[in-house]
RNA sequence: AGAGUUUGAUCAUGGCUCAGAUUGAACGCUGGCGGCAUGCCUAACACAUGCAAGUCGAACGGAAACGAUGCUAGCUUGCUAGCAGGCGUCGAGUGGCGGACGGGUGAGUAAUGCAUAGGAAUCUACCUAGUAGCGGGGGACAACCUGGUGAAAACCAGGCUAAUACCGCAUAAUCCCUCCGGGCAAAGCAGGGGACCUUCUAUUAGAUGAGCCUAUGUCGGAUUAGCUAGUUGGUAAGGUAAUGGCUUACCAAGGCGACGAUCCGUAGCUGGUUUGAGAGGACGAUCAGCCACACUGGGACUGAGACACGGCCCAGACUCCUACGGGAGGCAGCAGUGGGGAAUAUUGCACAAUGGACGAAAGCCUGAUGCAGCAAUGCCGCGUGUGUGAAGAAGGCCUUAGGGUUGUAAAGCACUUUCAGUAGGGAGGAAAAGUUGAUGGUUAAUAAAAGAAGCACCGGCUAACUCCGUGCCAGCAGCCGCGGUAAUACGGAGGGUGCAAGCGUUAAUCGGAAUUACUGGGCGUAAAGCGCGCGUAGGCGGAUUAGUAAGUCGGAUGUGAAAGCCCUGGGCUCAACCUGGGAAUUGCAUUCGAUACUGCUUGACUAGAGUAUGGUAGAGGGAAGUGGAAUUUCCGGUGUAGCGGUGAAAUGCGUAGAUAUCGGAAGGAACACCAGUGGCGAAGGCGACUUCCUGGGCCAAUACUGACGCUGAGGUGCGAAAGCGUGGGGAGCAAACAGGAUUAGAUACCCUGGUAGUCCACGCCGUAAACGAUGAGAACUAGAUGUUGGUGAAUACACGACAAUUCAAGUGGCGCAGCUAACGCAAUGAGUAUUCCGCCUGGGGAGUACGGUCGCAAGACUAAAACUCAAAGGAAUUGACGGGGGCCCGCACAAGCGGUGGAGCAUGUGGUUUAAUUCGACGCAACGCGAAGAACCUUACCUGGGUUUGACAUCCUCGGACCGUCUGAGAGAUCAGAUUUCCCCUUCGGGGGCCGAGUGACAGGUGCUGCAUGGCUGUCGUCAGCUCGUGUCGUGAGAUGUUGGGUUAAGUCCCGCAACGAGCGCAACCCUUGUCCUUAGUUGCCAGCACGUAAUGGUGGGAACUCUAAGGAGACUGCCGGUGUUAAGCCGGAGGAAGGUGGGGAUGACGUCAAGUCCUCAUGGCCUUCAUAUCCAGGGCUACACACGUGCUACAAUGGUAACUACAAAGAGCAGCAAGACCGCGAGGUCAAGCGAAUCUCAAAAAAGUUAUCUCAGUUCGGAUCGCAGUCUGCAACUCGGCUGCGUGAAGUUGGAAUCGCGCUUAAUCGUAGAUCAGCGCGUUACGGUGAAUACGUUCCCGGGCCUUGUACACACCCGCCCGUCACACCAUGGGAGUUGAUUGCACCAGAAGUGAAUAGUUUAACCCUUUGGGGAGGGCGUUCACCACGGUGUGGUCAAUGACUAGGGUGAAGUCGUAACAAGGUAACC
Repeated sequence: AGAGUUUGAUCAUGGCUCAGAUUGAACGCUGGCGGCAUGCCUAACACAUGCAAGUCGAACGGAAACGAUGCUAGCUUGCUAGCAGGCGUCGAGUGGCGGACGGGUGAGUAAUGCAUAGGAAUCUACCUAGUAGCGGGGGACAACCUGGUGAAAACCAGGCUAAUACCGCAUAAUCCCUCCGGGCAAAGCAGGGGACCUUCUAUUAGAUGAGCCUAUGUCGGAUUAGCUAGUUGGUAAGGUAAUGGCUUACCAAGGCGACGAUCCGUAGCUGGUUUGAGAGGACGAUCAGCCACACUGGGACUGAGACACGGCCCAGACUCCUACGGGAGGCAGCAGUGGGGAAUAUUGCACAAUGGACGAAAGCCUGAUGCAGCAAUGCCGCGUGUGUGAAGAAGGCCUUAGGGUUGUAAAGCACUUUCAGUAGGGAGGAAAAGUUGAUGGUUAAUAAAAGAAGCACCGGCUAACUCCGUGCCAGCAGCCGCGGUAAUACGGAGGGUGCAAGCGUUAAUCGGAAUUACUGGGCGUAAAGCGCGCGUAGGCGGAUUAGUAAGUCGGAUGUGAAAGCCCUGGGCUCAACCUGGGAAUUGCAUUCGAUACUGCUUGACUAGAGUAUGGUAGAGGGAAGUGGAAUUUCCGGUGUAGCGGUGAAAUGCGUAGAUAUCGGAAGGAACACCAGUGGCGAAGGCGACUUCCUGGGCCAAUACUGACGCUGAGGUGCGAAAGCGUGGGGAGCAAACAGGAUUAGAUACCCUGGUAGUCCACGCCGUAAACGAUGAGAACUAGAUGUUGGUGAAUACACGACAAUUCAAGUGGCGCAGCUAACGCAAUGAGUAUUCCGCCUGGGGAGUACGGUCGCAAGACUAAAACUCAAAGGAAUUGACGGGGGCCCGCACAAGCGGUGGAGCAUGUGGUUUAAUUCGACGCAACGCGAAGAACCUUACCUGGGUUUGACAUCCUCGGACCGUCUGAGAGAUCAGAUUUCCCCUUCGGGGGCCGAGUGACAGGUGCUGCAUGGCUGUCGUCAGCUCGUGUCGUGAGAUGUUGGGUUAAGUCCCGCAACGAGCGCAACCCUUGUCCUUAGUUGCCAGCACGUAAUGGUGGGAACUCUAAGGAGACUGCCGGUGUUAAGCCGGAGGAAGGUGGGGAUGACGUCAAGUCCUCAUGGCCUUCAUAUCCAGGGCUACACACGUGCUACAAUGGUAACUACAAAGAGCAGCAAGACCGCGAGGUCAAGCGAAUCUCAAAAAAGUUAUCUCAGUUCGGAUCGCAGUCUGCAACUCGGCUGCGUGAAGUUGGAAUCGCGCUUAAUCGUAGAUCAGCGCGUUACGGUGAAUACGUUCCCGGGCCUUGUACACACCCGCCCGUCACACCAUGGGAGUUGAUUGCACCAGAAGUGAAUAGUUUAACCCUUUGGGGAGGGCGUUCACCACGGUGUGGUCAAUGACUAGGGUGAAGUCGUAACAAGGUAACC
């Protein structure tokens, strides 16, 4: 410090996620030791048991227990019992002090709290210092005794008694109240006295602690906006330790609040902890300070201090005891239990240390505390060995089978002993003396490598890779995502990486996140400028003088507890930890100073702002009046059959006279031309003309006021269209509605009608894509160019007008700097700096629900959450696509010729059938395709029968030559037997070939996967494209080049150009064909010369010609004219066999289609191994209701039939082609010459031509089908071959929608040959013969290329993307008759305990008086009144849960219906 994730890729926006640190943690796996810390975060839920606050006999009366002593008795010389408060002591009691500390918890509390800083009207036991004093009396009550009640707890009555208990009296001021004056205390104990000490009383002061007051700070919600009657203040009184409405009476009417009162929710506060660079954020365990609480609520008592955790009273809930009458209790003390929970310890030891209470002290008490126990809960430290050791062991894993890796790792050898263990030993615990030792520590000895390593991860982020298993299953996952048969992502293993007595996961906080932005963000299009003004509060504000010192700045002082953090020393072997000192504590307060800036006060200024005067333009606003054109309707005339409307129609109107046309009238609405990125207005908006009223702007020159300004939360006004209310009006247009069309449907688009409405008046509504998607004000920052209204100067000039120019005000299009993610903005900023306001913080849910305000309603404004997704969105790029545009090409259309689709047959496919009908190929680019040829074989399929190292390959062992012949069984494979024979080489050791047998490695597979692959192929397409290097432009993806102007068959060439070059393609080079030449001349040829034949290059000879097959020539827009940019090229012409790539072929760029092929071949993986291998026989691939493709033959006269006569090319041939002769009607058969072929043969070419016949018919067309008889091939023609003869003679009379081929060496038509092949084709490949018609042209259909445009597509549009209803499942939410609970306001009832007041009932030791009878003062009990907790009644508010039913929302597999949006999305879209 960043990274992953939206896209095909890019930039930016924006969310989600990760890496870090931390924790009072929990869970999973694992676990050696020690030190230091920490340990109920949940139920402030309920608690059994034990302990946690006592102490003082030196205050007192005393003596229950224990002990010692003495005495007495019983008696086993030591026990039991008794006596002696005489002793040590001490239960219970009186009294004193303490119990208000210490310890726990965080429920309540948003301020009676806390933090910081101050203040005045107070108290303070014990402690310290000082002053003064401590005299003399009195009456009781516990304990105890007696009696009584009760189950108990406990209580009552009577009697006795002490005190440092209680009460008078005396005395007293430097004390208190006051004018005098008055008032206030005490206590002793130890035998007596004195001294000292201790205690006590009064008082002063201190210290400590506490109470009170003030300021500032202290969470969220405005969908909480008004709250308050003791409320705010005053006077008087009361009360308190003390101020005060603290309380009461009276008086006044105040007090708080947008700087957030009140209400609701949540919460103990702080020092600090954690994170962060910091600013901040989150938290408030342990430790420390403060507060609050002690089962819940209320109350007071005592006391220095409490309204009291282990005190009291009352009420309530709960638990326990009970004799049912009544009682007892409060772990949020320490342990512990139950419960809750993911989760948190021992019913331990000791008062030795520190501290506390009491005491004179010894001492006693102390679950405070010190220690131990449990827990890896955390932090820190140590160890689990060290060195050497290659045969690189074994084993594991991987492997290309060679090896690699685990790995110096182990073993082995040498060494060491920390820690733990065992046994001893005994330092220290502030200092000195002594005593004690729960626990811990120090040191030395001994033995053995001995007792001690796991967890997570290994696709990217993120360090670390392979094998096996699984097969969208099981599973993983923090995000992206992985898994559908080769998973580095699941599970296991090997290996590796990281951390380590721990490691991971989960939860939580901060960080990263500049993702709430103070530091430090934004708002044209990503989320975001209020529709626009006016204006209140607030915020900000021109230049200057003087003063002040609030802000601001500086110094000093006080405070900011300690601990913590940081720095620096010290102590534990180090560290954690402990400890000394310092710094820091950014703050607050007081005080002293400074005065630049801001503020405040004050004087003066004119540049901002405003006023006055003079001009000026304008659809600015309101009201009244006027006008013409047009539509419609009505009246009248002319006139006749249609009009109207559409893509085409129909509804509609019209013979009752329409439309058309002329004249007249009525009525309403809107104002053509002018008209203009022209004008005006704040915006909405404003358009005929005239008049009246009225607002604002601009220009010029002077004068005046003197900061009067800007913005603007709330507030208030204006505010298109639609809509609402009341009353008018209504020509045209036109939601709804009706009809007609269109359509699968058409509640639409189109047409005919048509009502609200549109218009006017008044009143509401208050919203729009109210947009410049751009808030208002002011300042500054290059230019050049239009236009509107003014103004100044100058030229010309009679005015006016025109042209150029200056200044300032508007309104446009360019453009620099700058800005921007880019697009773009650019003096009218989206630039630079500034003031104020509004708004945003992922998408959806949702501008929705609930609540509130407004409205007649419609609805508007304000405005969430649950849930869900990992994206949603912006700009630009490259493609692809468009029922977008432009240019161009192609048998693409058009113009033609001939077909297919109809018939019969052949053939292939689908389907069906079957035991099997083997398999593959499926739009073009499968379907006479693989298959250049299924009777057996082929053959992969089926049935049946055999074989198992195998039909085939290599290796090993043994035996034998092998081969062959014959017989039997069998469908055959095969089995059984017979017979024959004894291989080759040799260095004699053996080796080799073949056959048989055996063993195991292995063979075999046309089994699967073409979506694991190679190779090969198809297709776009022989289309003209596809790229690269360097440079340049752009943040980038990318662009440029390759675009543009011409041209071409062509990215072919030329010109231009931030490009310059290059590559693969195009073209050419290759083959063939067309012309000529040279060479050569057999098997080919024969012109001339001879010979010969019935005839024939038959023969001699020839080398001219044809031809053969080698090599050359030729064609290049080369020449001429025109055109074109002086180009490339195009058009025409000449010459030429051929003319503009001459014709044809081969040749197929980058790539696309997961195209085809595992059944040509090769090959990974998987599967099979007496079978999915192999052999054999038979069957099947040839089935047949049907559908499709490709062909053949036809339907006839351009023809059929019969006869006769011509003319090719290219091929093939020895298990072959076969002349010829004979036989057969024929297929063919028999004999047989020649030829391994320019020699012989196949071989007859056929259309054509000539002649004859047929005469338009289902025919002398057509030939299917069937019957009979044959022939050929072959082991074998039944399933299932070809051919022949005779007979039979089906459909079919030119083919619907639709569709195919073809540009002249062509179509069409006619035959011929080959491959495969024993035989078999209408297929296919090749060959030649005859040989047309048409092409105006590029509007349209199809395909393609280039440029451009739009895009929400990128698996990229016949099949992309995507919307809504409905149906089903699940989830959360709203409404809902209500129901339940919590909380709270108001009114009222009620009133325990307690306190205060009153008191005529009752009662009374101390004091006073007294006549001793009594009385008084005061008190107790009782009663009454006031206040008040719990409780109750009524009526409201708020919140939560639940609710039949219901509403919308979200998410789900490939459901249903349509196709709304994205392209002009097929009616442009949207508000």
This is a predicted structure of a 1471-nucleotide RNA (small-subunit ribosomal RNA) from an uncultured prokaryote. Its Rfam family is "Bacterial small subunit ribosomal RNA". The prediction has a mean pLDDT of 83.